[in-house]
RNA sequence: GCAGUUCGUUAGACGACCGCUUGCCGUCAAAAAGUAAGAGGAAAGUCCGGGCAGCAUAGGAUAACGGCAGUUGUUAACGGCAACCGCGGGCAACCGUAGGGAAAGUGCCACAGAAACAAAACCGCCUCCUCGGAGGUAAGGGUGAAAUGAGUGGGGUAAGAGCCCACAGCGUCAUAUGGUGACAUAUGGAGAAGGUAAACCCUGCCAGCUGCAAGGAGAUCAACAUACAAGGGCUAUCCGUCCGUUGGUCGCUACCCGCUUGAUCCUACGAGCAAUCGUGGGGCUAGAUAGAUGGUCGUCCUCGACAAAACCCGGCUUACAGACGGACUGCUCAA
Repeated sequence: GCAGUUCGUUAGACGACCGCUUGCCGUCAAAAAGUAAGAGGAAAGUCCGGGCAGCAUAGGAUAACGGCAGUUGUUAACGGCAACCGCGGGCAACCGUAGGGAAAGUGCCACAGAAACAAAACCGCCUCCUCGGAGGUAAGGGUGAAAUGAGUGGGGUAAGAGCCCACAGCGUCAUAUGGUGACAUAUGGAGAAGGUAAACCCUGCCAGCUGCAAGGAGAUCAACAUACAAGGGCUAUCCGUCCGUUGGUCGCUACCCGCUUGAUCCUACGAGCAAUCGUGGGGCUAGAUAGAUGGUCGUCCUCGACAAAACCCGGCUUACAGACGGACUGCUCAA
């Protein structure tokens, strides 16, 4: 210099004027005036997990229904994340992974093909005869995504075949060594019937339901009923537990609370490969309810993408113009 990998940052800037929402101030109360703050990295999709709230304080069992699936760690939790292991791709940096079980059972394997899995011979090869058949053969050919499923060489045979032998390979079991572990390496034994579990299924693990339109108010009197019955308690079953029904009176606050101080943000140091955690210091940063965060003008530039809160938080996924930075890899050139 060229090509590439990966992790991040930013999301036009400045000024003037006119508006809008909220806090404070102001006021007896309001209003005006003043002052301060006012969308995002994804605020999105609402996919997963949690907080919070109600149903009982969410209880016990089943696992119907549903979800998850290498190991170790991390966390409030997760199906997330980190590191590692195995497998696959790349010269490499690095990337991908829907990663328990096919030796419990069942199902399925289109088209083509003789045959799609224990039953088999289409061509070829070998033997026999009545020349068209019978028998042997899974080495070779052909079909197919996949063909009997252990390669090479030798022996063997009528022709062949793990049929036998040597070496190499494969999964599995045992032992040893290393590792917390997944696993790796080595040695030895026995072994040879394909794929599919993103088909049913089996194994292990998880677990109540409903969502801020949650929820925040019920009290009392009378009549009836007394069966521990029926029915109900936010989608299956059993147990357990709680709740009687109807009518009247009072209350119903709420243009309120929940609502934004929170598993919060910034920063320094420390632990750790990392995810993450600990300690100290500092900060307060939208809270509407028909829903504010906008408009106009001026100057400048590289001319500006995707998109806008609605209970909150941790993730995942998807969308995104342009610009900038860090680390690393390969090739080439020069010294």
Bacterial RNase P class A, 335 nucleotides, folded computationally. It matches the Rfam family "Bacterial RNase P class A". Rfam classes the family as a ribozyme. It was read from a public genome assembly, where an Rfam model found it. The coordinates come from a structure-prediction model, not an experiment, and the mean pLDDT is 78.